[in-house]
This is a predicted structure of a 107-nucleotide RNA (TPP riboswitch aptamer (THI element)) from Polycladidibacter stylochi. NCBI's taxonomy places the organism under Bacteria, Pseudomonadati, Alphaproteobacteria, Hyphomicrobiales, Polycladidibacter. The coordinates come from a structure-prediction model, not an experiment, and the mean pLDDT is 76. The sequence was found by an Rfam model in a public genome assembly.
RNA sequence: CAAAAUUCCGAGGGGUGCUCUUUAAAAGAGCUGAGAUGGUGUUCGUGCCGGACCCUUUGAACCUGAUCCGGGUCAUGCCGGCGAAGGGACUGGAACCUGAGCCCAAA
Numbered sequence: 001c002a003a004a005a006u007u008c009c010g011a012g013g014g015g016u017g018c019u020c021u022u023u024a025a026a027a028g029a030g031c032u033g034a035g036a037u038g039g040u041g042u043u044c045g046u047g048c049c050g051g052a053c054c055c056u057u058u059g060a061a062c063c064u065g066a067u068c069c070g071g072g073u074c075a076u077g078c079c080g081g082c083g084a085a086g087g088g089a090c091u092g093g094a095a096c097c098u099g100a101g102c103c104c105a106a107a
Base pairs, nucleotide, nucleotide: 001101006095007094008093009092010090011056012055013054014053017031018030019029020028021027037050038049039048040047041046062087063086064085068081069080070079071078
C1' cells in the first nucleotide's frame, strides 16, 4: 500500500409450489424451504406495483432441458441425478484497520 471478510447505502436479477376441508370462488389448516406474501387489473392464461427473503460473473439465486430419469410421499423440484450442459443480474460506493499478499528501509 492492499485483496478478501464484516457493516451500511444505492443499483439490478429472481421465485412465489403441493395437499386437505369442498373445489366452482373467497377464507382456513397442513408439507418442504431463506422465501410459497399484500394490493390491483384480468381475455381467468395471468399482467403490473410493493414488502420480506435470496442472489449479482469466485454467478445452482433463478430459467431451459422437463409432461425428463431414479427414490420417496397424501401430494408436490420433497430428495438425488441431469450439471466440468446451455443461459443468467455491479469485478458499484463508503466505513472499518482485524490483514492473504506486495513494495521500501534498517539489521